A computed fold for a 150-nucleotide RNA from Firmicutes bacterium HGW-Firmicutes-12, annotated as glmS glucosamine-6-phosphate activated ribozyme aptamer.
RNA sequence: AAUGUAAAAAGAGCGCCUGGACCGUAUUACGGUUGACGAGGGUGGGGGUUAAUCGAAUAAUCGGCGGAUGCCCCCCGGUGUAACACCACCGUUAAAGAUAUCUUAAAGGCUUGGAGUAAUUCAGGAGACAAAGGAUAUCGGGUGAAUAUU
Numbered sequence: 001a002a003u004g005u006a007a008a009a010a011g012a013g014c015g016c017c018u019g020g021a022c023c024g025u026a027u028u029a030c031g032g033u034u035g036a037c038g039a040g041g042g043u044g045g046g047g048g049u050u051a052a053u054c055g056a057a058u059a060a061u062c063g064g065c066g067g068a069u070g071c072c073c074c075c076c077g078g079u080g081u082a083a084c085a086c087c088a089c090c091g092u093u094a095a096a097g098a099u100a101u102c103u104u105a106a107a108g109g110c111u112u113g114g115a116g117u118a119a120u121u122c123a124g125g126a127g128a129c130a131a132a133g134g135a136u137a138u139c140g141g142g143u144g145a146a147u148a149u150u
Base pairs, nucleotide, nucleotide: 014066015065016064017063019062020034021033022032023031024030025029037055038054039053044075045074046073047072048071049070076091077090078089079088080087084144085143086142097139098138099137100136101135102134103133110125111124112123113122114121115120
């Protein structure tokens, strides 16, 4: 250094760049920089699909490619009366929904230092400002068999 095995940690606004934007040199070619800021989301199996939730930002966070906790279908399972069928909503924490309370935002901006000719980038400091979602509590649910059975 390569290969193999085992374990641990991290991991999805996550990775990449032939367009664009910006910088350098040169005079039209080459090289480089940038190209998503966090919150939230996986809780049975299989398949399919792509413009897969929320807000922040002096807004290229443009555009493209790939992926992804989203969505749809089927099976299985749960709840709606113990069981059955259908229907509806969900996924083992297994109704949607309503109300109340709680739930450390980060970047940006300001500032200190480092690297680079530059675009830019790395590591700190003080102090902020969200929405959705989630948690807890309360409310909140079928049809048939069936005026059945007990």
It was read from a public genome assembly, where an Rfam model found it. Its Rfam family is "glmS glucosamine-6-phosphate activated ribozyme aptamer". By type it is a riboswitch. Gene Ontology terms of the family: catalytic activity and regulation of gene expression. The model forms 88% of the base pairs in the Rfam consensus. Lineage of the source: Bacteria > Bacillati > Bacillota.